[in-house]
A computed fold for a 692-nucleotide part of an RNA from Actinomadura luzonensis, annotated as large-subunit ribosomal RNA, domain II. The full RNA is in RNAcentral, with records from ENA.

Context: one part of a larger RNA
RNA sequence: GCCUGCGAGUUAUGGUGUGUGGCGAGGUUAACCCGUGUGGGGGAGCCGUAGCGAAAGCGAGUCUGAAGAGGGCGUUUGAGUCGCAUGCUGUAGACCCGAAGCGGGGUGAUCUACGCAUGGGCAGGUUGAAGCUCAGGUAAGACUGGGUGGAGGACCGAACCCACCAGGGUUGAAAACCUGGGGGAUGACCUGUGUGUAGGGGUGAAAGGCCAAUCAAACUCCGUGAUAGCUGGUUCUCCCCGAAAUGCAUUUAGGUGCAGCGUCGCGUGUUUCUUGCCGGAGGUAGAGCACUGGAUGGCCGAUGGGCCCGACAAGGUUACUGACGUCAGCCAAACUCCGAAUGCCGGUAAGUGAGAGCGUGGCAGUGAGACUGCGGGCGAUAAGGUUCGUAGUCGAGAGGGAAACAGCCCAGAUCACCGACUAAGGCCCCUAAGCGUGUGCUAAGUGGGAAAGGAUGUGGAGUCGCAGAGACAACCAGGAGGUUGGCUUAGAAGCAGCCACCCUUGAAAGAGUGCGUAAUAGCUCACUGGUCAAGUGAUUCUGCGCCGACAAUGUAGCGGGGCUCAAGCACACCGCCGAAGUCGUGGCACUGACGAGCACUUGGUGCUUGUUGGUGGGUAGGGGAGCGUCGUGCGGCCGGUGAAGCGGCAGAGUGAUCUAGCCGUGGAGGCCGUGCGAGUGAGAAUGCAGGC
Numbered sequence: 001g002c003c004u005g006c007g008a009g010u011u012a013u014g015g016u017g018u019g020u021g022g023c024g025a026g027g028u029u030a031a032c033c034c035g036u037g038u039g040g041g042g043g044a045g046c047c048g049u050a051g052c053g054a055a056a057g058c059g060a061g062u063c064u065g066a067a068g069a070g071g072g073c074g075u076u077u078g079a080g081u082c083g084c085a086u087g088c089u090g091u092a093g094a095c096c097c098g099a100a101g102c103g104g105g106g107u108g109a110u111c112u113a114c115g116c117a118u119g120g121g122c123a124g125g126u127u128g129a130a131g132c133u134c135a136g137g138u139a140a141g142a143c144u145g146g147g148u149g150g151a152g153g154a155c156c157g158a159a160c161c162c163a164c165c166a167g168g169g170u171u172g173a174a175a176a177c178c179u180g181g182g183g184g185a186u187g188a189c190c191u192g193u194g195u196g197u198a199g200g201g202g203u204g205a206a207a208g209g210c211c212a213a214u215c216a217a218a219c220u221c222c223g224u225g226a227u228a229g230c231u232g233g234u235u236c237u238c239c240c241c242g243a244a245a246u247g248c249a250u251u252u253a254g255g256u257g258c259a260g261c262g263u264c265g266c267g268u269g270u271u272u273c274u275u276g277c278c279g280g281a282g283g284u285a286g287a288g289c290a291c292u293g294g295a296u297g298g299c300c301g302a303u304g305g306g307c308c309c310g311a312c313a314a315g316g317u318u319a320c321u322g323a324c325g326u327c328a329g330c331c332a333a334a335c336u337c338c339g340a341a342u343g344c345c346g347g348u349a350a351g352u353g354a355g356a357g358c359g360u361g362g363c364a365g366u367g368a369g370a371c372u373g374c375g376g377g378c379g380a381u382a383a384g385g386u387u388c389g390u391a392g393u394c395g396a397g398a399g400g401g402a403a404a405c406a407g408c409c410c411a412g413a414u415c416a417c418c419g420a421c422u423a424a425g426g427c428c429c430c431u432a433a434g435c436g437u438g439u440g441c442u443a444a445g446u447g448g449g450a451a452a453g454g455a456u457g458u459g460g461a462g463u464c465g466c467a468g469a470g471a472c473a474a475c476c477a478g479g480a481g482g483u484u485g486g487c488u489u490a491g492a493a494g495c496a497g498c499c500a501c502c503c504u505u506g507a508a509a510g511a512g513u514g515c516g517u518a519a520u521a522g523c524u525c526a527c528u529g530g531u532c533a534a535g536u537g538a539u540u541c542u543g544c545g546c547c548g549a550c551a552a553u554g555u556a557g558c559g560g561g562g563c564u565c566a567a568g569c570a571c572a573c574c575g576c577c578g579a580a581g582u583c584g585u586g587g588c589a590c591u592g593a594c595g596a597g598c599a600c601u602u603g604g605u606g607c608u609u610g611u612u613g614g615u616g617g618g619u620a621g622g623g624g625a626g627c628g629u630c631g632u633g634c635g636g637c638c639g640g641u642g643a644a645g646c647g648g649c650a651g652a653g654u655g656a657u658c659u660a661g662c663c664g665u666g667g668a669g670g671c672c673g674u675g676c677g678a679g680u681g682a683g684a685a686u687g688c689a690g691g692c
Stems, first nucleotide, its partner, number of pairs: 001692006011092013026047003032041003051058002061073004095233002098230001102223006113197009122187001124156003127152001131148006160184003164181005199215001201211003236626006246259005260366002262363007271356001273351008286338001287336002292332003296328004304320001305318004369394010399410003414587004419583003425577003428561003434574001436573006447563001453547002457544010474531005480504003485499003510525001514523002588616013627681001629678010645665005650659003
């Protein structure tokens, strides 16, 4: 891991609903007794028939109160009670498994820590303390030297003890080892045996170490099924409806209470909803500047400053400051002289009539939400960010589209069909359907990723110039004189700079557009004539393109192939494809309306049936109807001419499942109907046991 078996809402009692039954202004016994008949007795007690008050108490009233007041709760409107079944709930382990832990009684020092008692062990080698002795030495000493001696938590190093380093081992040979090095090795040494200290206790040269592979409180049994707002698991089927992830509160935030939203029953019956019309409240978007503030420029110019003048006072002046006023242009969530659209409230009419609304009672779940569009806050007008409002979808929603893709687009799956029409989206091939039609655009593979910014890309629409009295471009020619204008300057002559920018001749020619020179010179332009011959410039708006454009495996920013009067883009049009949508045909279920029939106890309930509508996605969850297992009461059956069980085939039912259909195996019990009662359904719990 697989297979088989086992494995989780039970029981008692109280409360409260629902269904059903008995009796009914009543209903009913409990303990217990007689005793074995699911019988009889037992009326204590409980609930109901009356309430009010804290109570005494009074009573259709009562309490408060001084009160015949007022007010509160009652009466007037009467159904209960006892069983059975079942939903939920309180108390109990209370659906099952799961702690770490807490307390009590015991068991442990054969491991290990320390102590005590009594024993044992330490090859070999080295060093050579004190003391003693001899010699020297001294006044005597001290002292020096030789010898002797054999001290030491002394030295080297086996046994023995330890465990510092490295390698191996790491499902090991081993739940701490092996190998090679290492430390101590007469000592605070090592060790045998016996013995002592015990769990908030011991022991500890102290590491929270050790106390039997267990230690920040051992092990064992008991309290004990501790508790677990936490995690996991919770077993057959079908039918109907169907949420929430919000508000308030919470030692509360992943829990809970109340409300909201679901379901089921009863009551009410259009009260709901939509649209039109009528009547309202409002201060948002926008806008505005009348208030509150912010903020730009002009005019005016008080006040203040500077300068002049002045004995003071006054006065004059000012490229300073600049109130108020005024003109013009602005900004605001906490500004408003204004002010929508929506939305909201009420009335009215019509439509809808549906799992609308409302009231009340039983039972819930939810109270972690997600994305998208729109309106805001926070953030950086960041985030698959966060937080509100509003709508949708997902959640709990399958199907088609978006290549793939919970939250986007289309559309809500009762079942069957080798029928049809459509939606979004598509129609060259992959791939169902158009290389569809018409008119344009694009040349960039733009389409098929991107900005500021840049550009004689190209299409369309304008506006303003010039143009057969000849424009634009090109070519030929001219482009002069006063004059080298004046100033400045070393020089300044059209062309460093400053000022002015005239006049003449002319078809035209600037006191000069650029290059150039030290300054001149030279080239050129404006401007003019000629040649040529028909358009040529500037500017605005707009369609589609271009550049801007750099990343790591391999094209890789159309799903691919591939596509250029398109298979791209724009507009218009005609077809077609395309879904579990819609239609068609048939079936099932639920439910509404209108009928008919039957049964039972009239009313009423139940069953059958006809016509005609509607509905049937679904998690949590609510409600309903069934299948199956085991046992048992009653009734009816089968079985050695073969029961159950097992293997297979065939068939039936919407399903759980079923077959008194068949074959084989098996060898003694079993089935059907109708009641009753449960140790009643397995795939999951790192489930438990066994097998492989």

The coordinates come from a structure-prediction model, not an experiment, and the mean pLDDT is 85. Rfam family: Bacterial large subunit ribosomal RNA. Its Rfam clan is "LSU clan". Its family is annotated with ribosome and structural constituent of ribosome in the Gene Ontology.